The RNA shown here (c-di-GMP-I riboswitch aptamer) has 95 nucleotides and comes from Alicyclobacillus sacchari.
Rfam family: c-di-GMP-I riboswitch aptamer. Its family is annotated with cyclic-di-GMP binding in the Gene Ontology.
The source organism's lineage runs through Bacteria, Bacillota, Caryophanales, Alicyclobacillaceae and Alicyclobacillus.
It was read from a public genome assembly, where an Rfam model found it.
The prediction has a mean pLDDT of 81.

RNA sequence: GCACGAAAAAGGCAACCCUCCGGAAACGGAGAGGACGCAAAGCUACAGGGGCUAACGCUGACCAAUGCAGGCAGCUAUGCCAGCCAGCUGCCGUG
Numbered sequence: 001g002c003a004c005g006a007a008a009a010a011g012g013c014a015a016c017c018c019u020c021c022g023g024a025a026a027c028g029g030a031g032a033g034g035a036c037g038c039a040a041a042g043c044u045a046c047a048g049g050g051g052c053u054a055a056c057g058c059u060g061a062c063c064a065a066u067g068c069a070g071g072c073a074g075c076u077a078u079g080c081c082a083g084c085c086a087g088c089u090g091c092c093g094u095g
Stems, first nucleotide, its partner, number of pairs: 002095004012038002017033001018031005036083001042088003048085002050081003057075004062070001
């Protein structure tokens, strides 16, 4: 340096649930308990793929004399997800 994670040591992280806070939501942050799991569950989210949400906006029908407004449906990221893949970095051990 490369490949791998059977056994071991030192250890590490913490899904879901509950409370509070932020947010339209997705989701994020903090806290108590707890442990679904993880060998990168460390970091990276326009400029790789994929996924979630749809405030704003657009479209449609409804309503309505027409329109506004309204809720509804569809589309849309500029909002998110790294515990989906990916990229970068890295501990221990084995070969």